[in-house]
Molecule: transfer RNA
Organism: Candidatus Woesearchaeota archaeon
RNA sequence: GGGCUCGUGGUCUAGUGGCUAUGACAUCUCGUUGACGUCGAGAAGGUCGCCGGUUCAAAUCCGGCCGGGCCCA
Numbered sequence: 001g002g003g004c005u006c007g008u009g010g011u012c013u014a015g016u017g018g019c020u021a022u023g024a025c026a027u028c029u030c031g032u033u034g035a036c037g038u039c040g041a042g043a044a045g046g047u048c049g050c051c052g053g054u055u056c057a058a059a060u061c062c063g064g065c066c067g068g069g070c071c072c073a
Stems, first nucleotide, its partner, number of pairs: 001072007010025003018056001027043005049065005
């Protein structure tokens, strides 16, 4: 330098054009306990890597860029 692939809350992850973007773990609060843990209930936390395009509508499709991984040279 070229090709393929991935980028979504702190971490992992679902979502392949339209409903308030899904769940788990972690964090916080409440209940339970003598206490901790477990368990139950609830809350906060995302401008979906960045910029642009297509569309009535984009996390999703297209282009460029950035970053990670694999392969070729």